[in-house]
RNA sequence: AGGUGAGUAGCUCAGUGGGAGAGCGACGCCCUUACAAGGCGUAGGUCGCAGGUUCGACCCCUGUCUCACCUACCA
Numbered sequence: 001a002g003g004u005g006a007g008u009a010g011c012u013c014a015g016u017g018g019g020a021g022a023g024c025g026a027c028g029c030c031c032u033u034a035c036a037a038g039g040c041g042u043a044g045g046u047c048g049c050a051g052g053u054u055c056g057a058c059c060c061c062u063g064u065c066u067c068a069c070c071u072a073c074c075a
Stems, first nucleotide, its partner, number of pairs: 001071007010024004018055001026042005048064005
C1' cells in the first nucleotide's frame, strides 16, 4: 500500500428495509432466619462518524476513523 472481516446497552452478542433486542452484570421487590439459587420488575443506546438512496435505514450505496487477519513492499 491492497484485500477480507468486525464496530449495536457496562461485558459478550443477535438483529439483511417499517417494534432497537437477548444473556450476563447493576438496582428494586418477592422468596429465605440470613445468604446463594429462583421468580417478577426497573434503569441503561449518537446502532463508530459523515453524506447519499428511499415514504421509511442498525440493515442498501459512498467516503472516513478504529481493531483483527491475509497479501505485497522495505528491512
Transfer RNA from Hydrogenobaculum sp., 75 nucleotides, folded computationally. Rfam family: tRNA. By type it is a transfer RNA. Rfam's curators write: Transfer RNA (tRNA) molecules are approximately 80 nucleotides in length. The coordinates come from a structure-prediction model, not an experiment, and the mean pLDDT is 82. The source organism's lineage runs through Bacteria, Pseudomonadati, Aquificales, Aquificaceae and Hydrogenobaculum. It was read from a public genome assembly.